RNA sequence: CCUUAUCAAGAGCGGCGGAGGGAAUAGGCCCUGUGAUGCCCGGCAACCCUGGCGGAGGCUUUGAUGAUUCAAGGCUUCGGCGGAAGGUGCUACAUCCUACAGAAUGCGGGAAACGUAUUUCUGAAAGAUGAGG
Numbered sequence: 001c002c003u004u005a006u007c008a009a010g011a012g013c014g015g016c017g018g019a020g021g022g023a024a025u026a027g028g029c030c031c032u033g034u035g036a037u038g039c040c041c042g043g044c045a046a047c048c049c050u051g052g053c054g055g056a057g058g059c060u061u062u063g064a065u066g067a068u069u070c071a072a073g074g075c076u077u078c079g080g081c082g083g084a085a086g087g088u089g090c091u092a093c094a095u096c097c098u099a100c101a102g103a104a105u106g107c108g109g110g111a112a113a114c115g116u117a118u119u120u121c122u123g124a125a126a127g128a129u130g131a132g133g
Base pairs, nucleotide, nucleotide: 001133002132003131004130005129006128007127012041014040015039016038020031021030022029025099026098027097028096042091043090044089047087048086049083050082052081053080055078056077057076058075059074060073061072062071063070064069095126100123101122102121103120104119105117106116107115108114
């Protein structure tokens, strides 16, 4: 850099440390000497993982049968329930919110077009994390 999945749940009243921090820009809203961000420990979760439980599919071997087919075994894929030793990750706030596009709604406009909004929804972009390349 590319592909793909996820991103509103969850996680300490511990130790170190001592100034800013919530990715970048802008606007907002917050956290922070009642010690934040960070590091360690603890924890959370279950992406990778799993020799547990049970299910479905594919390929294949052997045997039985006149045949449809049936039985047993091997390999493999998928998803469900469970586990947490290992590899990551995470551990204020929705990825803290918005920024771009579309729609809804309200308002302006006779209507349509169009404009507009501390509003709502959807999508994209950007970002984060895992897995694969």
Predicted 3D model of a 133-nucleotide RNA (SAM riboswitch aptamer (S box leader)) from a chicken gut metagenome. Its mean pLDDT, the model's own confidence on a scale to 100, is 81.